[in-house]
C1' cells in the first nucleotide's frame, strides 16, 4: 500500500426480509441460612465507533473517517 472479517451493556456474545435493542456472566437489593457460599425472585446499566446519505423508519441498506485483527506484497 492493496484486500478481507470485525466494532452492540464493565466482560463474552446475539440480533430472520429495515418497524419498541436483547441473553449470559459481572454489579445491586430481596427472599433463604446462625453466618458465608450455593440457589431462587428482582432492579439497574446502552449517543449500537465516529461522521454524512437513501427512507415515513437504520444496529441492520449506501459512502467516507476511526480502532483492532488477518492475509497479499
Nucleotide at each position: 500500500g492493496c484486500c478481507g472479517a470485525c466494532g452492540u451493556a464493565g466482560c463474552u456474545c446475539a440480533g430472520g426480509u429495515g418497524g419498541u435493542a436483547g441473553a449470559g456472566c459481572a454489579a445491586c437489593g430481596c427472599u433463604u441460612u446462625c453466618g458465608u457460599a450455593a440457589a431462587g425472585c428482582g432492579u439497574a446499566g446502552g449517543u449500537c465507533g465516529c461522521c454524512g446519505g437513501u427512507u415515513c423508519g437504520a444496529g441492520u441498506c449506501c459512502g467516507g473517517c476511526c480502532g483492532u485483527c488477518g492475509g497479499c506484497u
Transfer RNA from Bdellovibrio sp., 73 nucleotides, folded computationally.
Rfam family: tRNA. Rfam describes the family as follows. Transfer RNA (tRNA) molecules are approximately 80 nucleotides in length. It is annotated as a transfer RNA.
The sequence was found in a public genome assembly.
The source organism's lineage runs through Bacteria, Pseudomonadati, Bdellovibrionia, Pseudobdellovibrionaceae and Bdellovibrio.
Model confidence (mean pLDDT): 82 of 100.